A computed fold for a 78-nucleotide RNA from a marine sediment metagenome, annotated as c-di-GMP-I riboswitch aptamer. The model forms 95% of the base pairs in the Rfam consensus. Rfam family: c-di-GMP-I riboswitch aptamer. Rfam links the family to the GO term cyclic-di-GMP binding.
[in-house]
């Protein structure tokens, strides 16, 4: 190469959470690592303070389907 097989975005509905989100089910946008992993840049929530035009700064959370690093890994002909 081909086959076979994984995984699920938007939306809905349930159920946790102040929230970001998170599981369950529909679902098929897309993905060869869209498996893990908050280490680094960013991004989003909350809380405090400072400030007044929606901002900074701390604290403390989410997010691996934003971009890197690290980490394991299934098929495979010639």
């Nucleotide at each position: 190469a081909a086959a076979a097989g994984g995984c699920a975005a938007a939306u809905u509905c349930g159920c946790u959470g102040u929230g970001a989100a998170g599981c369950g089910a529909a679902g098929a946008c897309g993905c060869a690592a869209a498996g893990c992993u908050a280490c680094g840049g960013g991004u989003c929530a909350c809380u405090a303070u400072u400030a007044a035009g929606u901002a900074a700064u701390a604290g403390c959370g989410a997010a691996a389907g934003c971009c890197g690093g690290g980490u394991u890994a299934c098929c495979g002909a010639a």